[in-house]
Description:
Model confidence (mean pLDDT): 80 of 100. Large-subunit ribosomal RNA, half B from Cyanoptyche gloeocystis, 1166 nucleotides, folded computationally. Rfam family: Bacterial large subunit ribosomal RNA. Taxonomically the source falls in Cyanoptyche (Eukaryota, Glaucocystophyceae). It is recorded under the gene name rnl. The full RNA is in RNAcentral, with records from ENA.
Context: one part of a larger RNA
């Protein structure tokens, strides 16, 4: 010193983030017990009393001893308020026990049994040997009161008319080839599934739930009104909350004082209704606040016990370690030196301590950045895959109604104009048809170009024929009627016959599809005669959909760290330092084209602005003149040009093809200029000539891949074709613009790896914008008056405490805020001291100068530094020291993993927002420091003197005096004395503490008894020595030289002047005195020391001190003092517990006496 324990005066949470830790409570019996309540609880509520031994009793009553009778051990502290969660329970084995999970209860949703769901390639299994009161999933979370509005978005469910919509299928057209059949390839069309669009439902599905303006007879507010938007605009309830930034919100309560807490208000940054809202009795090792009891948590620490540490004997690790002969200060330096420079200091070597440094040890930093690193997670990133689902085909059979197609037959229909009139086309053709026909009015079918056509029905009238003679009429004549030819119209002419075209209807045959159905494939958990399904399902092959269920990946760079923001190619200017070139997240602007004329040639013309004059004339219209080198114009920025490169007119296409020497520029690839030669129908001009786009400099994109045209170069046996190639051309905001892919976003606090001080956060360094301090000038304020005091606008310095800038040491680690402990320095001085000025009467101040010796409080709130508040004080200083100090402590905050709220995000998740919880290692080698020894120097001891260091040193109040001063109120300097406080040192006589020496009491146990022991020394009451504080004592006066300042004499400078010569005064600072500790020197004397032993008021060990027989050093003995409190045995008294004799007995670290024992002898060393 640490750990574990024991005790503690006075106070009693003042400690601290926080009563952490400790103390206190505790058993049984009896009494008594509140709010609230789900009536069960709360409750052992709270609070109070009793408890031994002996005799006796039915109950009871009496006796005895103690400080204390559940005597030890065992053994709840209690109460009040709030938050959260109902509860018991569960959880991160080893940093989180919670408010998280679970839970009973509630709700939604799926599932009819071969159930849904889940595992599996499958077989099969779980679900379940269960059956909707069952099973799966999701959300909420007892109970009470409740659970509002929104279906626009996303999801789910349903419906299905329309749009889009794949393969397979069909049809048509074309390509290639072939004699052909055909095959191949391509395109288009048709008819189609799910799905999507569209339509509807659904929120205890995912989710969402507004602005602005005005208005009431004070003001304020707004029941009210207006307007915009929305799918709907937040209802009830709650509300500065686990949610409130501002914020320590306002008010109230509690406290002396309250960032926390409770109540209330509502201005809800950013509550809100099963992601549940609001309450709530009981419960909680949860979180917060308060009270009471209690205490060493604290004021303020002390003593004691045990185990370590220390010494000796034995045994005997570890991390670490470039090598070490391992000082301080100032400076320097990769910017914080034991090691460099200078100065200083220092004899050699241990041991015990301490932890300031060795950017100490430990762990290739976990923060930060980087890597075309990794992993996991998410999703409306990209791309796939499983599972799901759709359609087609196969397994796959029968086939009805019906539908469609093809063929054959029958029938109908067919309107240009003209024409009798609804002429399908062509051909033949001169007749054809008839027993009925025509007409009238009527009804109905189909078609239709609205003209009509066609078909059918019955009635009446007329005509003719046939038959017949019962009736009516007629009278037997054999012909009649209609259509056509002809004519007319027209491209075509009609009767009749044949063939054909288009459309439609019907019939028959064949083929295809096929609702419903059948049973034989197939299926079964039925049980094998059957039953239930059934060509479905299942399975396989294709196909579309949807798909974080799973997987692989991507998710840019620059960057005064990274992120956010901005930028990324090209052109012009400046920066750019008079060639060219030249950087920055330097300063300014443009481009991603335009034009068939805005190109070419030739010819002609002169612009802008101003002045003068005229005109309806104005600032600007048109005309004339003058001035004017360019200020105009040049499609578009800027620069450089240009009086023709500008403007106008005429004619036009050189805005052509093929070779290009030579240059500019240049890493490459690209880029730019270009004479000349050849060609071509040619342009313009009279011609020479000019013209290969535009006054120049921007107007852009490599390669791959693919398209189009031309060429006719290759042609996988041959011929072709396909395909490729060549020339020209087209397709990229590949704009991250030298373009990684046709195709790509996020999270990580659960993180990992490799690196970086190439790069951030802390600290240092440099700088000093900002900050702080100060000076100069002096407008003004100060009644007057710049400077008693204050001082604008400006200017100059200093500092290195703020916020920054930079990125220089450190990322193979320099631990971060605050507190505690311990400090040390600066002075720009908070107090005490000394002065000047004052708008200084005194007192109290203001301001400035000197001065760093000492001092500079305790509490409430908060993690706080800070700050606010309470009470004091002489004062409650400002800063530095790695924002001093974590190998010294703490760990409340910040800054890992858990969890919640608000907000943001589709989500994973995120937040200099909040909230509850959450492992702080190190045995000290060196330096430094505090001690203590051995050796060296020195002959030893004693006594003096001296030296240079270190530590320390004081302040307030009261008397002089109610005096000086002052109208009064008030009220001193100077000087003296006393008292108290702070700090420090010493001491233990007294007051206390402790006191595991000791004495006594007493409980349980060792069977009982005695003695002794164990139970924290068992507990309890006392207490000597020692140690100790809260106790007691002490820390004087007077000097020296000075600071600011004040003076004397006094010249330079006949004055003045404190100064130049000379002489003074003057402060808690300095020096000295005094005190403490060390060292050196001198003088005197002649011995001194170690070792061994007995010891100690000395001590870690050493050392120091006393003694060693001529001796009281220790022990013993005796006595005293002191402590305790009246021993045991026997006797006596009492029924017994017990009492008496007894100031007894026992003990003693103190004192005295006494050699009884041990410090003996021998030997060794300087």
């Nucleotide at each position: 010193u640490u750990a574990u324990g024991u005790u503690g005066a006075a106070g009693g949470a003042a400690c601290u983030c926080g009563g952490c830790a400790a103390a206190a409570u505790a058993a049984c019996u009896u009494c008594g017990u509140a709010a609230c309540u789900u009536u069960g609880g709360a409750a052992u509520a709270a609070g109070a009393a009793g408890u031994a031994u002996c005799c006796u009793u039915a109950a009871u009553g009496g006796a005895u001893g103690a400080c204390a009778c559940a005597u030890a051990a065992u053994a709840g502290g209690g109460g009040g308020u709030a938050g959260c969660g109902a509860c018991u329970g569960u959880u991160u084995a080893a940093c989180a026990a919670a408010a998280a999970c679970a839970c009973a209860g509630g709700a939604c949703u799926c599932u009819g049994c071969u159930a849904a769901a889940u595992c599996g390639u499958a077989a099969g299994a779980u679900g379940a040997c269960g059956u909707a009161u069952a099973g799966g999933g999701u959300c909420u979370g007892a109970c009470a009161c409740c659970u509002g509005c929104c279906c626009g978005g996303u999801g789910c469910u349903g419906a299905u008319a329309g749009g889009u919509g794949a393969a397979a299928a069909a049809a048509u057209a074309a390509u290639g080839u072939g004699c052909a059949a055909g095959c191949u390839u391509u395109a288009u069309u048709u008819a189609u599934a799910a799905a999507c669009c569209c339509c509807a439902g659904u929120a205890a599905a995912c989710g969402g739930c507004g602005g602005c303006c005005g208005u009431a007879a004070c003001c304020a507010u707004a029941a009210c009104g207006g307007u915009c938007c929305u799918a709907a605009g937040g209802u009830a309830g709650c509300g500065a909350a686990a949610u409130u930034c501002c914020u320590u919100g306002g008010c109230g309560g509690g406290u002396a004082a309250g960032u926390u807490c409770c109540g209330u208000c509502c201005u809800g940054c950013a509550c809100g209704a099963a992601u549940g809202g609001u309450g709530u009795a009981a419960c909680g090792a949860c979180u917060u606040c308060c009270c009471u009891a209690c205490u060493g948590u604290c004021u303020c620490c002390a003593a004691c016990a045990u185990a370590a540490a220390u010494u000796c004997u034995g045994u005997g690790a570890a991390a670490u370690u470039g090598a070490a002969u391992u000082c301080u200060c100032c400076g320097u330096g990769a910017a914080g030196a034991u090691g460099c420079g200078g100065a200083g200091u220092a004899c050699c070597u241990g041991c015990g301590g301490c932890u300031a440094g060795a950017c100490g040890g430990g762990a290739a930093g976990a923060c930060c950045c980087c890597g075309u690193g990794c992993a996991c997670c998410u999703u409306u990133a990209c791309u796939a895959c499983a599972a799901c689902u759709u359609u087609u085909c196969a397994u796959u059979a029968c086939g009805u109604a019906g539908a469609a197609a093809a063929a054959a037959g029958u029938g109908u229909u067919a309107u240009a104009u003209a024409g009798a009139a609804u002429a399908g086309a062509u051909g033949g053709g001169a007749g054809u048809u008839u027993a009925a026909a025509a007409g009238u009015a009527u009804u109905a079918u189909g078609c239709g170009c609205u003209a009509g056509c066609u078909u059918a029905a019955a009635a009446c009238u007329u005509u003719u024929c046939a038959c017949a003679u019962a009736u009516u009429u007629u009278g037997c004549g054999u012909a009649a009627a209609a259509c056509u030819u002809a004519a007319a119209u027209g491209u075509a002419a009609u009767a009749c016959c044949a063939u054909c075209u288009a459309a439609c209807a019907c019939u028959u045959u064949u083929u295809u599809c096929g609702a419903a159905g059948u049973u034989u494939a197939c299926u079964a958990u039925a049980u094998u005669u059957u039953u239930a399904g059934g060509a479905c399902a299942g399975u396989g092959a294709a196909u579309g959909g949807a798909u974080g269920g799973u997987a692989g990946u991507u998710u840019g760079a620059c960057u005064g760290g990274g992120g956010c923001g901005g930028u990324c190619g090209c052109c012009u200017c400046c920066u750019a330092a008079a060639a060219u070139g030249u950087a920055a997240c330097g300063g300014a602007g443009g481009c991603g084209u335009a034009c068939a004329a805005a190109g070419g040639u030739a010819a002609g013309u002169u612009c802008a602005a101003g002045c003068u004059a005229a005109a309806u004339u104005g600032a600007a219209a048109c005309u004339a003149g003058c001035u004017u080198a360019a200020g105009a114009g040049u499609g578009c920025a800027a620069c450089g040009g240009c009086a023709a490169u500008a403007c106008u007119u005429a004619c036009u296409u050189u805005a052509c093809u093929a070779u290009a020497a030579g240059g500019c520029a240049a890493a490459c690839a690209a880029g730019c200029c270009a004479a000349a030669u050849a060609g071509u129908u040619g342009u313009u001009a009279a011609a020479a000539g000019c013209a290969a786009g535009u006054c120049g400099u921007a107007g852009u994109g490599a390669u791959c891949c693919g398209g189009u045209a031309a060429c006719a170069c290759u042609u996988u046996g041959u011929g072709g074709a396909a395909a490729g190639g060549u020339u020209a051309u087209c397709g990229c905001u590949c704009a991250a613009c030298g373009g990684a892919u046709a195709a790509a976003a996020g999270g990580u606090a659960c993180g990992c790896c490799g690196g970086g001080g190439a790069u951030a956060a802390c600290a240092g360094g440099c700088u000093a914008a900002u900050g702080a301090u100060u000076c100069c000038c002096a407008a003004g304020a100060g009644u007057c008056c710049u400077u008693a005091u204050c001082g604008a606008c400006g200017g100059g310095a200093u500092c290195g405490u703020u916020u920054g800038g930079c990125a220089c040491c450190u990322c193979g680690a320099u631990g971060u805020c605050g507190g505690c402990u311990c400090a040390u320095c600066a002075c720009a001085a908070c107090c005490u001291g000394g002065a000047g000025c004052u708008g200084a009467a005194g007192a109290a101040g203001g301001u400035u100068c000197c001065a760093a010796a000492g001092g500079u409080u305790c509490g409430g709130c908060u993690g706080u530094u800070c700050g606010c508040c309470g009470a004091u004080u002489a004062a409650a200083g400002u800063g530095g020291u790695a924002c001093g100090u974590g190998a010294g402590c703490u760990g409340g905050g910040u800054u890992c993993a858990g969890a919640a709220c608000g907000u943001c995000g589709u989500g994973a998740g995120a937040c200099a927002g909040u909230u509850c919880g959450g492992u702080c290692c190190c045995u000290a080698u060196c330096u430094a420091c505090c001690g203590u020894a051995g050796g060296a120097u020195c002959u030893a001891a004693a006594c003096a003197a001296c030296u240079a260091g270190a530590a320390a040193u004081c302040a307030u109040u009261u008397u002089u005096a109610g005096u000086a001063c002052g109208a009064g109120a008030g009220g001193a300097c100077c000087a003296a004395a006393a008292u108290g406080g702070u700090u420090u040192g010493a001491u233990c006589a007294a007051u206390g503490g402790u006191g595991u020496a000791c004495c006594a009491g007493u409980c349980g146990c060792u069977a009982a008894a005695a003695a002794a022991g164990c139970g924290u020394c068992g507990c309890u009451g006392g207490g000597u020595a020692g140690c100790u504080a809260a106790a007691u004592c002490a820390a004087a006066a007077a000097a020296a030289a000075u600071a600011a300042u004040u003076a004397c004499u006094g010249a330079a400078a006949g004055c003045a002047u404190a100064u130049a010569a000379g002489u003074a005064a003057g402060a808690a600072a300095u020096u000295a005195u005094a005190c403490u500790a060390a060292g050196u020197u001198g003088u005197u004397u002649a011995a001194a020391a170690u070792a061994a032993g007995u010891u100690c008021u000395a001590g870690a060990u050493u050392a120091g001190a006393a003694c060693u027989u001529c001796c009281u050093u220790a022990g013993g003995u005796u006595a005293a003092u002191c402590g305790u409190g009246u021993a045991a045995a026997g006797u006596u008294u009492g029924u017994a517990a017990a009492a008496a004799a007894u100031a007894a007995g026992c003990g003693u670290a103190u004192u005295a006496a006494u050699a009884c024992u041990a410090a003996u002898a021998a030997g060794a060393a300087u």